The prediction has a mean pLDDT of 80. This is a predicted structure of a 73-nucleotide RNA (transfer RNA) from an uncultured Bacilli bacterium.
[in-house]
RNA sequence: GCUGAAGUAGCUUAGGUGGUAGAGCAAUCCACUCGUAAUGGAUAGGUCGCAGGUUCAAAUCCUGUCUUCAGCA
Numbered sequence: 001g002c003u004g005a006a007g008u009a010g011c012u013u014a015g016g017u018g019g020u021a022g023a024g025c026a027a028u029c030c031a032c033u034c035g036u037a038a039u040g041g042a043u044a045g046g047u048c049g050c051a052g053g054u055u056c057a058a059a060u061c062c063u064g065u066c067u068u069c070a071g072c073a
Stems, first nucleotide, its partner, number of pairs: 001072007010025004019056001027043005049065005
């Protein structure tokens, strides 16, 4: 230099042919307990790597770009 893959909550990640972004763990609160752990319930937490385009509507489609990984040279 070329090709491919990945980037979504603090962490691990799901998301069908574009239509209100979910789960587990972690965090906070409550219940249970003499108390703690465990268990159950509730709450909060997301510019979907970044910028632009298409569309009534984009995590999803298109273009550029950044980071990481793999392959080729």
It matches the Rfam family "tRNA". Rfam's curators write: Transfer RNA (tRNA) molecules are approximately 80 nucleotides in length.